[in-house]
RNA sequence: GGGGGUGUAGCUCAGAUGGUAGAGCGCUCGCUUAGCAUGCGAGAGGUAAGGAGAUCGAUGCUCCUCUCCUCCA
Numbered sequence: 001g002g003g004g005g006u007g008u009a010g011c012u013c014a015g016a017u018g019g020u021a022g023a024g025c026g027c028u029c030g031c032u033u034a035g036c037a038u039g040c041g042a043g044a045g046g047u048a049a050g051g052a053g054a055u056c057g058a059u060g061c062u063c064c065u066c067u068c069c070u071c072c073a
Stems, first nucleotide, its partner, number of pairs: 001072005007066001010025004019056001027043005049065005
C1' cells in the first nucleotide's frame, strides 16, 4: 500500500426485512439482617465511532474519514 471484518450503557455483548434500543455484570435506592453478604424489588445511565447521502422514517442501506483485529504484499 491492497482485501476482509469490527465499533451499540462504565464492562461483556444482543437485537429487528428500516418504524425510533435491550440483557447480564457493575452503580444508586428500598425491603430482608443486630450488621455484612446473599436474595427480592425499583431506578439512573445511550446523539448507536465521526460526517455526508438516498428514504416519510436509519443503529441496520450507500459513500468518505477514523479506531482496532485479520489476511496478502

About this RNA
Model confidence (mean pLDDT): 82 of 100. This is a predicted structure of a 73-nucleotide RNA (transfer RNA) from Hesseltinella vesiculosa. It matches the Rfam family "tRNA". Rfam classes the family as a transfer RNA. Lineage of the source: Eukaryota > Opisthokonta > Fungi > Mucoromycotina > Hesseltinella.